[in-house]
Predicted 3D model of a 1527-nucleotide RNA (small-subunit ribosomal RNA) from Watanabea sichuanensis. The prediction has a mean pLDDT of 83. Rfam family: Bacterial small subunit ribosomal RNA. It is recorded under the gene name rrs.
RNA sequence: UUUUGGAGAGUUUGAUCCUGGCUCAGGAUGAACGCUGGCGGCAUGCUUAACACAUGCAAGUCGAACGAGAAUUUAUAAGCAACUUGUUGUUUAUUUAUUCUAGUGGCGGACGGGUGAGUAACGCGUAAGAAUCUGCCUCGGGGCGAGGGAUACCAACUGGAAACGGUUGCUAAUACCUCAUAAGCUGAGAAGUAAAAGGUGUAAUCCACCACCAAGAGAGGAGCUUGCGUCUGAUUAGCUUGUUGGUAAGGUAAUGGCUUACCAAGGCUAUGAUCAGUAGCUGGUCUGAGAGGACAAUCAGCCACACUGGGACUGAGACACGGCCCAGACUCCUACGGGAGGCAGCAGUGAGGAAUUUUCCGCAAUGGGCGAAAGCCUGACGGAGCAAUGUCGCGUGGAGGAAGAAGGCCCGUGGGUUGUAAACUUCUUUUCUUAGAGAAGAAAAAAUGACGGUAUCUAAGGAAUAAGCAUCGGCUAACUCCGUGCCAGCAGCCGCGGUAAUACGGAGGAUGCAAGCGUUAUCCGGAAUGAUUGGGCGUAAAGGGUCCUGAGGUGGCUUGCUUAGUCUACUGUGAAAGAUCAGGGCUUAACCCUGAACAGGCGGUGGAAACUAGCAAGCUAGAGUACGGUAGGGGCGGAGGGAAUUCUCGGUGGAGCGGUGAAAUGCAUAGAUAUCGGGAAGAACACCAACGGCGAAAGCACUCCGCUGGGCCGACACUGACACUGACAGACGAGAGCUAGGGGAGCGAAUGGGAUUAGAUACCCCAGUAGUCCUAGCCGUAAACGAUGGACACUAACUAUUGAACGAAUUCAAGCCGUACAGUGGUGAAGCUAACGCAAUAAGUGUCCCGCCUGGGGAGUAUGCUCGCAAGAGUGAAACUCAAAGGAAUUGACGGGGGCCCGCACAAGCGGUGGAGCAUGUGGUUUAAUUCGAUGCAACGCGAAGAACCUUACCAGGGCUUGACAUGCCACUAUCCUUCUUGAAAGAGAAGGUGUACUUAAGCGAAGUAUUACUUCGCUCUUGAGGUGGACACAGGUGGUGCAUGGCUGUCGUCAGCUCGUGUCGUGAGAUGUCGGGUUAAGUCCCAUAACGAGCGCAACCCUUAUCUUUAGUUAAGAAACUAAAACUAGAGAGACUGCCGGUGACAAGCCGGAGGAAGGUGAGGAUGACGUCAAGUCAGCAUGCCCCUUACGUCCUGGGCUACACACGUGCUACAAUGGCCGGGACAAUGGGAAGCAACCCUGCGAAGGUGAGCAAACCCCAAAAACCCGGUCUCAGUUCGGAUUGCAGGCUGCAACUCGCCUGCAUGAAGUCGGAAUCGCUAGUAAUCGCCGGUCAGCCAUACGGCGGUGAAUACGUUCCCGGGCCUUGUACACACCGCCCGUCACAUCCGGGAAGCUGUCCUGGUUUGAAGUCAUUACCUUAACCUUAGUUUUAAGGAGAGAGAUGCCCACGGUCGGGGUAGUGACUCGGAUGAAGUCGUAACAAGGUAGCCGUACUGGAAGGUGCGGCUGGAUUACCUCCUU
Repeated sequence: UUUUGGAGAGUUUGAUCCUGGCUCAGGAUGAACGCUGGCGGCAUGCUUAACACAUGCAAGUCGAACGAGAAUUUAUAAGCAACUUGUUGUUUAUUUAUUCUAGUGGCGGACGGGUGAGUAACGCGUAAGAAUCUGCCUCGGGGCGAGGGAUACCAACUGGAAACGGUUGCUAAUACCUCAUAAGCUGAGAAGUAAAAGGUGUAAUCCACCACCAAGAGAGGAGCUUGCGUCUGAUUAGCUUGUUGGUAAGGUAAUGGCUUACCAAGGCUAUGAUCAGUAGCUGGUCUGAGAGGACAAUCAGCCACACUGGGACUGAGACACGGCCCAGACUCCUACGGGAGGCAGCAGUGAGGAAUUUUCCGCAAUGGGCGAAAGCCUGACGGAGCAAUGUCGCGUGGAGGAAGAAGGCCCGUGGGUUGUAAACUUCUUUUCUUAGAGAAGAAAAAAUGACGGUAUCUAAGGAAUAAGCAUCGGCUAACUCCGUGCCAGCAGCCGCGGUAAUACGGAGGAUGCAAGCGUUAUCCGGAAUGAUUGGGCGUAAAGGGUCCUGAGGUGGCUUGCUUAGUCUACUGUGAAAGAUCAGGGCUUAACCCUGAACAGGCGGUGGAAACUAGCAAGCUAGAGUACGGUAGGGGCGGAGGGAAUUCUCGGUGGAGCGGUGAAAUGCAUAGAUAUCGGGAAGAACACCAACGGCGAAAGCACUCCGCUGGGCCGACACUGACACUGACAGACGAGAGCUAGGGGAGCGAAUGGGAUUAGAUACCCCAGUAGUCCUAGCCGUAAACGAUGGACACUAACUAUUGAACGAAUUCAAGCCGUACAGUGGUGAAGCUAACGCAAUAAGUGUCCCGCCUGGGGAGUAUGCUCGCAAGAGUGAAACUCAAAGGAAUUGACGGGGGCCCGCACAAGCGGUGGAGCAUGUGGUUUAAUUCGAUGCAACGCGAAGAACCUUACCAGGGCUUGACAUGCCACUAUCCUUCUUGAAAGAGAAGGUGUACUUAAGCGAAGUAUUACUUCGCUCUUGAGGUGGACACAGGUGGUGCAUGGCUGUCGUCAGCUCGUGUCGUGAGAUGUCGGGUUAAGUCCCAUAACGAGCGCAACCCUUAUCUUUAGUUAAGAAACUAAAACUAGAGAGACUGCCGGUGACAAGCCGGAGGAAGGUGAGGAUGACGUCAAGUCAGCAUGCCCCUUACGUCCUGGGCUACACACGUGCUACAAUGGCCGGGACAAUGGGAAGCAACCCUGCGAAGGUGAGCAAACCCCAAAAACCCGGUCUCAGUUCGGAUUGCAGGCUGCAACUCGCCUGCAUGAAGUCGGAAUCGCUAGUAAUCGCCGGUCAGCCAUACGGCGGUGAAUACGUUCCCGGGCCUUGUACACACCGCCCGUCACAUCCGGGAAGCUGUCCUGGUUUGAAGUCAUUACCUUAACCUUAGUUUUAAGGAGAGAGAUGCCCACGGUCGGGGUAGUGACUCGGAUGAAGUCGUAACAAGGUAGCCGUACUGGAAGGUGCGGCUGGAUUACCUCCUU
């Protein structure tokens, strides 16, 4: 000295990081809409139809330019009249003064005001320039003389409806014309060239003022030229003929192809011409930190336009908004002949639209026109009105006031909140109402104010007149209740709503802003999401398939010069307003005023010379050339070779061959396959061979020869920056494919056949055509990949290999070693990266150039164009739709992925189920009801450890309604028992009996015991319990929701797992620990280790059992008494720990074997169930929120049902027999139970049972007989002496009651069944199998069930390939509701969008031709003609000329006609594609090795996904090998 300036969030996932889109918070507006609305100041107000306009106004003025007219007026004269005889009145003439008017004339109507249609342009912005004009204005000089002829007005006649004219006659000027005059102007010169007008000031002169003329200077204005800047599209690439230039002429105020003639053939364009679309430009406005982006209202500068198109006239200035002519459209008038008009001026109207005001006041101010002036005109302007349209300011009251009122809302019922808020007390008066006073704006003395009796001031009155809108799930400040029940609805994004919604609607409360608040629309921001500041391209979108090169961009070292870029000093400009800063004026603010500073750009002048650039001269490090070597599947052509395959000929041989998961089609007795020999053909070249070599890439491999390109190394001779990159263009470019001609062995799309399959247009097999090969041409694409463009430089290390050079060593060679190059690989530090990974061959650090990307889908599609014979390639959108799509990595889960391990998982065995009959449960069906629940494993002999009534929840019928049950209130009160009537019962009614009770407390009285107390009795009153009745709160519900819940349970699973703290690693989710090597039943233990520890689980502790010791011993022990012992009982203890030995292992943990021991490696069994999963099960066990019912969904009763029966399934029992059945005899247990009970002995009965009742509240008595077993006998293989269903008869028991619907017994009957298809279950030792016994529930029992007890008592396990389940590690994944996952395509339906399309319609541009209004210009031998000239004549005139005008002709040309062309928009029968939709149909293509690995290009083919052939890629799992690396 300068600088004042930058915030993020939601949403992809189970979670994470990244990429990437969508959305939000901010500001703004000429706004609109919804709800609401007190005041004032200052601003603003048709963004749409440049659509059409009724009515009024918006440009006039000058009598001091002119003639004339009108009105009023002064004076004089004359006439007439009256009489008052000099007065009045009146008329005429002259005259004075004032005012007004049409016309001639002058100036102004080119300014001011409006609008933005057109215009992509010298239109605008900025900076310059030369070949120009300029009324009024300013300055300094000069001049203003002499003449002339007309004309409007007017008058007469006349046409027309009107508008508007015509003819004749008269007249003036600052109107018009001629002459004279030149300091001046033009020109090189000669020479040429021009003017005028007067008016007013008292009549005249002078003078003054205002005019006038010619020329000069100035100011301001205007025209022209140039540099630079100024939107989008290349799916617009070529455009141009007055076009580009020259000469000459014309024209213009002026340069110029501005115009014409001639000559030349140029000019513009990839730095985007031309064409198309869009658009007025700027100062500025909004936004943004800025750079930028968007916009172009109000204000200001410029431009353009004035109903549409064309044209000129006048003028200083126009091709003229309120002028003219013509054409067109429209509107109006009309007498139909003809005329009039142009609000994009101010108001206003209609229309359009979401939408934009008064037909106001005034020239008082500012400004403009005219005028000498007074003045006149001015919808410019100054003001008012309307509109919350914006912005700024103010108010709707201040203070006190707790019974924290009432009411509302919520509530856990205690309270909380609204809330000092209100009421109430007191104060104030901005605002409001009324009354009074009253400006500035006015300038120079006076006069002059629309606004306006406005602003402002004073007084009085009275809290009086004044608050809404939106929101409250997150983003985002603010929460509850009720209603609703995926309905109604909300929503900016995510999303909310399916009965407990802070998200819908209402309410209470809260939050935000406030005379406004929300919504909608649009712009900027956030968005670094087009990235200059400031992004990217290995895998997310994105590197062109490769190379070459003339444009372009960039470029080595040294010296000198120049100064274009660059830097610097001064200077011109960059309008004002706005913005910034500092002051000032309105009470403040907005608003206004003054000043300063800024103003990035452009121009001028001077200076500097480092860098870039230019010029000149050099250099050699880049690059190249020559020389000497060298490796190589580099390319092209020619020649040669052997192995194999197939075919063919001949021989041998004789039945199959071939092929597959298994087969079949096929070949073969007409001799295949096999084998030997001969021959033919085509294609490809084993081993060597190697992440080895070469090439730009594609790609290239037998051998030899010829031709040829490039690389590397050495040495350092030569050139001297010759270089890098490279749009466009060009060349090459696998495979498939195409054209023509050859060739055709093998292979092999298509096709045929055989299989597989539900199907199989496939995978597998047998054949097989195009093709694959060659020649000539085309195509031009691939996962053309290192998914990584090229060049140069720099940046740790190690290692392998190829080529070649040098050094050392060695006798030589090779190898080894070292140095410096050029390639090809691996590991890895820094660094980078979202991570994975890359890492001197970079994805590191830098420079240069090119290509490409900007959410997913639609789509590499449509359309247009280019290329191609075609196939197709290249370029390449939009509508619509979604809130994601995606990358890397993480944790799980899953895999018809891998490794390791375990389990009655398989295997090895034993016995079953599935077949029969019966029992039982379930489904289904039926029914008035067959109550409800449980439904893969993990429902189905389950809830139910026991449905005849009850249970019972179901059905039918009959009853009750404070209820069967609980608490509270009131009244009465004795409960209770018996009998009868009625009824199906519940219930209803009646009679009789008992009897004044029980309990608590108090008072009074009496009695007794007895001595100060206790007991008993009577009366009164009272409490409680019970009962009856009544009213209301309520009871009650096996009604719903197990997806609102508690609790409990099942299951994975008694599987070995599940976690935490601290630390460390990672951006993070997470990882580590918990992995690895061993080991175990075990995350059991050991070792190792960025982990160290810990918890829940495992194990152990607990119970039972096996052994022993000890203690004690009843009811045990024996036939009994008595008494020892024990294998009895129950207390305590011991014992087992891999403790010991050997081996093994790593000196570990452990494992194997052995000893001892009752038991040996967890001795056996039980209880014990981690974190969690299954919205698993249960509201019907219980509890419980919410909802529902309340003379019923509650409750009582009777009867019925839960027991039905064509059928299907599960679980069992009994069997099918001789290892058996039956008969007789005999032996040995344990757990348990027993008082409304178990019941012995004895008697009766064939028996079930009955009678009687000893004993036992149990180590005592009873149930109680154990059975299989053993001995003897019989049966002799059969539907039986097996089997026992079913049925009949007769009985027993329980119970109010055995009909529906119990059990048992006896006699009789004697069914199916002769070992069970597919399939499937249990079990590893005292286990399976088999045998009986007991218990609970229970009156009885449908128990063959369930839970226990003991008796007898096996077989087998090689082992882990396979099935199932599980654990750990690893791998892939498009899954995370987690494979019962995800997901593709056709078809069918609906809706939407787009493309094509015969055509149809509109609009724009354009070419040819035609027409040719008005008008300029040109021509004119025709017509007309006052001024000037000539001649003649002369009161007038005539002829001719110059000039002028009309007419005619010509050039140009608007509208129009006609024939085309192109663009664009709309529509279009039909048709194609896409997108989206509820749970449609067919398959299952992809994701795991997705069950044939997938994908890319291409070709063929198929309902569809798709399949197959050829070539390519890994973005393929698994296994093995090779190579390389690390240790």
The sequence is in RNAcentral, with records from ENA and SILVA. The organism belongs to Watanabea, within Eukaryota.